[in-house]
RNA sequence: GGGGGUGUAGCUCAGCUGGGAGAGCGCUUGAUUUGCAUUCAAGAGGUCGUGGGUUCGAUCCCCAUCUCCUCCACCA
Numbered sequence: 001g002g003g004g005g006u007g008u009a010g011c012u013c014a015g016c017u018g019g020g021a022g023a024g025c026g027c028u029u030g031a032u033u034u035g036c037a038u039u040c041a042a043g044a045g046g047u048c049g050u051g052g053g054u055u056c057g058a059u060c061c062c063c064a065u066c067u068c069c070u071c072c073a074c075c076a
């Protein structure tokens, strides 16, 4: 330098033929307990890597760019 893949909540990830942003764990509060743990209930938490475009409407389609992974090539 070229091909492919990845990026979504604090962490691990789902979300597939464009329209409601979600799960588990974690966190907070309450109940249960003498207390802790467990269990149960409720809640908070997101510019969907970044910028732009298409569209009435974009996590999803298009372009550019960045991070990481992988394969190939080049130099020494």
Base pairs, nucleotide, nucleotide: 001072002071003070004069005068007066010025011024012023013022019056027043028042029041030040031039049065050064051063052062053061
Predicted 3D model of a 76-nucleotide RNA (transfer RNA) from a bacterium. The RNAcentral record of the sequence draws on ENA. Model confidence (mean pLDDT): 81 of 100. Rfam family: tRNA. It is annotated as a transfer RNA.